[in-house]
The RNA shown here (Bacterial RNase P class A) has 369 nucleotides and comes from a soil metagenome.
Its mean pLDDT, the model's own confidence on a scale to 100, is 75.
Its Rfam family is "Bacterial RNase P class A". By type it is a ribozyme.

This record gives sequence, structure tokens and C1' cells, in this order.
RNA sequence: GAGCCGGCCGGGCGGCCGCGGGCGGGUCGAGGUCGACUCGUUCGAGGAAAGUCCGGACUCCGAAGGGCAGGGUGCUGGGGAGAUCCCAGGCGGGGGCGACCUCGCGGACAGCGCAACAGAGAACAGACCGCCCGGCAUCGCCGGGUAAGGGUGAAACGGUGAGGUAAGAGCUCACCAGCGGACCGGGCGACCGGUUCGGCUCGGCAAGCCCCACCCGGAGCAAGGCCAAGCAGGGAGCGUUCGAGGGUGGCCCGUCCGAGCUCCCGGGUAGGCCGCACGAGGCGUGAGCCCCGGAGCGCGCGAGCGCUCAGACAGAUGGUCGCCGGCCGCGGAAGCGGCGCACAGAAUCCGGCUUACAGGCCGGCUCCU
Repeated sequence: GAGCCGGCCGGGCGGCCGCGGGCGGGUCGAGGUCGACUCGUUCGAGGAAAGUCCGGACUCCGAAGGGCAGGGUGCUGGGGAGAUCCCAGGCGGGGGCGACCUCGCGGACAGCGCAACAGAGAACAGACCGCCCGGCAUCGCCGGGUAAGGGUGAAACGGUGAGGUAAGAGCUCACCAGCGGACCGGGCGACCGGUUCGGCUCGGCAAGCCCCACCCGGAGCAAGGCCAAGCAGGGAGCGUUCGAGGGUGGCCCGUCCGAGCUCCCGGGUAGGCCGCACGAGGCGUGAGCCCCGGAGCGCGCGAGCGCUCAGACAGAUGGUCGCCGGCCGCGGAAGCGGCGCACAGAAUCCGGCUUACAGGCCGGCUCCU
């Protein structure tokens, strides 16, 4: 100087005016601890509040059962409420000089299926050119052998060398890769390393159907409760224990409730309160646990203790001024000028993943000079 990885901040202070909630006081209206106004005090958007991709908490339905269909997950160990999440590791592929980054992960010997075009042939396939042998009417044709050489293709049924052969071929042999068997060592494990034997070598896609293992009720704060207000009924079908209809994704079985249910036309209401913020919450400290282990360092989990917290609802955080900070340009510097300064706003709440992000700080590592 250029990079890689991890963590953090992401404007600060002050004045004036203006918002919403909590608590307390006062006034007025009511007579139900309700409403309006006002004063004081205090609190008041995020690391992603976003996407709605996963998982939960919570609420309601379901006597909540069984099965089919359907869906989800898929290397090992650990964390965790759980997660398709996180951490560490294993194996395979790709990128980078490197620090590192990234993709994948049950099964292809249960079965079915697919691979355009090219090519002889795309899974127990195959002969276009070529090589060898024989025949013939001889520069060509026919028959047989071959798959080592060439070609096609994303991919062609192990590789190198030697022997052997008419020419060749794991046909044989040596070494290697792969696969399988037996055994030894390391590891909790996925797996890793080694010895030996052997037929010699019988692809790809399962994010195609499928097979295996494990898991899965449904709906969602517009859930669900309470209060108040208001209207207007009419018709048809089915049914009342010989059971209509209903029991929160579909179907079946089981089982329970059941006297009303369903459809059409027409009318009324959309108001207020609760849910509503104490949570697997945040910050600090931290016994203990886990891992390595001689010590020591460090990540993760974590009891206890202390402090702390928006609840809006047509939906609150704003405007303005000054100073500082930061960035950009000029400049050797002092300084001058410019910039309102990233992405972006809670709506039941949490855990994760993904996406967006100007600028700045800290730590570790790599390469070049």
C1' cells in the first nucleotide's frame, strides 16, 4: 500500500415553538373512579422496525381418537422453548498467490422414467474413420476379427508401462486410482490412517416420480372477550330420534351435540372498553456448567443480584436557530467554500433467516513493497 474476517457506532449539545402515553394536582360537566381543559413530572421507533421465508408464545374451535391422502426435514456432535436456526467438525465440488469465500450432503443393487442435437454407440451400448485376416472381377468391393489409435459429445464401460497377439483388448503382469472382503490403530461420531486378499472396474439425474427414517390438528389480535345502540320482515327446501344440520384444510371410520338448519329477497349496526405490553425482554455483574487441558487463554450456556421499558389507532418523536462533529472540493499548512449527513418508522409479542445501508472506529490475519 492492497485485501480477508470479526465486533461496534451511525450524529452530539443548547434555546424557542409544537406532539402521544404514564403518574400526581386543579377546574368544569356528569353521578359509574367517566369525559373535557389545564399545571407539574416522567417516558417515548430499529439494527434492520423491511420481506412475510421458517419457528414459537398466546387466544379460540375440536370428548382433542384411528387411518388414507397431503406436507416438511435429511452428513456427525453440541446449543436451544423450537426452528428449514446457530456453533464446531467430517466428506465432496468450485474460486483466490494467500488470509479466506462459496455450493452440496439418506437411498441410483426396490421399481419406473429422462438425457435435445451430434455420434457407430448414452448403460451390460457400440463400429463412422482406422488396424488385422481371408476372398474377389484390384486403388475398389464383400466376409470375418478388433475396440488399443482418431472422430462426435457436457459425459463414451479405469490410468501408465511392459508382455502377448494376425491385429487388438485387464488377455496377462507391475505400479496406481476406484470398489468389495478380512484385520489393526485414532476419534463420542460423521470419518481418517494403515496391512492384506480379490473379481478386475457393472456411468449421470431423485430440486423427476419414487423408496427409507423421523416429524406435522386447524385458524389466527381483523385471534378472542365485555358493554352499548339499532331494525322488518317475506318466501322456498329439508328435518324433529327412521336424525336435517354441525363438531376449524380434504376423504373414510369412530364418536359427541342436536331441533332446527340451508338458500333467495329485503332491513339495521360497523360505536366504546378489554385484549395492550413484565417478555424465552434489554443493559451491567456473575456463582456454576460445557470445551481444550500441565498451566493458561477463549467461545457458548447460565442461577442469583442491581438498573431499566413506546402502546398509537386514521394512527404520536416534528419545525427552527446556534455551536460542535463528520464527509466532499481547493490548499504545503492555516484556512475558505459546500453538504442537512446512509438504509430507513413499532401496530399482539418474541427467536431466526434474507434484503438495504453514506461515513467512521476497534481487533486479528494475508499478500506486495